This is a predicted structure of an 85-nucleotide RNA (c-di-GMP-I riboswitch aptamer) from a Clostridiales bacterium. Model confidence (mean pLDDT): 84 of 100. It matches the Rfam family "c-di-GMP-I riboswitch aptamer". Its family is annotated with cyclic-di-GMP binding in the Gene Ontology. The organism belongs to Eubacteriales, within Bacteria.
RNA sequence: AAAUAUUAAGGGCAAACCGGUUGAAAGACCGGGACGCAAAGCCAUGGACCUACAGCAUUAAUGCUAUGGUUGCCAGGUUGCAGUU
Numbered sequence: 001a002a003a004u005a006u007u008a009a010g011g012g013c014a015a016a017c018c019g020g021u022u023g024a025a026a027g028a029c030c031g032g033g034a035c036g037c038a039a040a041g042c043c044a045u046g047g048a049c050c051u052a053c054a055g056c057a058u059u060a061a062u063g064c065u066a067u068g069g070u071u072g073c074c075a076g077g078u079u080g081c082a083g084u085u
Base pairs, nucleotide, nucleotide: 002085003084004083012037013036017032018031019030020029021028022027035072041078042077043076045075046074047073048070049069050068055064056063057062
């Protein structure tokens, strides 16, 4: 430096749910809590999916739409610990 998830050591993160805050909502953050994860570290770049305040259409019900969101949906980029070769 590269490859590798079989096995160790030190560990790391934290699903659902509950409480609080925030938001129109999806969701996010904080605390508790662990379903799981070798990148479940970071980036919203491509796809996919979720929401619809505002806007447009509609007699109405409602429908369309991302400038909003999901990296623990899939890829891509980028940065890492240790073991083995």